[in-house]
RNA sequence: GGGUAGUUAACUCAGAGGAAGAGUACUCGUUUCACACGCGAGUGGCCGCAGGUUCGAACCCUGCACUACCCA
Numbered sequence: 001g002g003g004u005a006g007u008u009a010a011c012u013c014a015g016a017g018g019a020a021g022a023g024u025a026c027u028c029g030u031u032u033c034a035c036a037c038g039c040g041a042g043u044g045g046c047c048g049c050a051g052g053u054u055c056g057a058a059c060c061c062u063g064c065a066c067u068a069c070c071c072a
Stems, first nucleotide, its partner, number of pairs: 001071007010024004018055001026042005048064005
């Protein structure tokens, strides 16, 4: 330099163009003599950045950045 995959909650990951989800973690409640487990509720996202397409973009297109791998 070229190519492939990836970037979404604190962590691990889902996510059909109609606009944000799960598990774990954290907080509160319940339970217990108490803790843990279990059960219930809640907090937490400008979806890597910037443009474009569209009535509407996490999703489609372009560029850039970062991570991993492959080729030279």
A computed fold for a 72-nucleotide RNA from Candidatus Endomicrobiellum trichonymphae, annotated as transfer RNA.
Lineage of the source: Bacteria > Pseudomonadati > Endomicrobiia > Endomicrobiales > Candidatus Endomicrobiellum.
It matches the Rfam family "tRNA". It is annotated as a transfer RNA.
The RNAcentral record of the sequence draws on ENA and Rfam.
The prediction has a mean pLDDT of 84.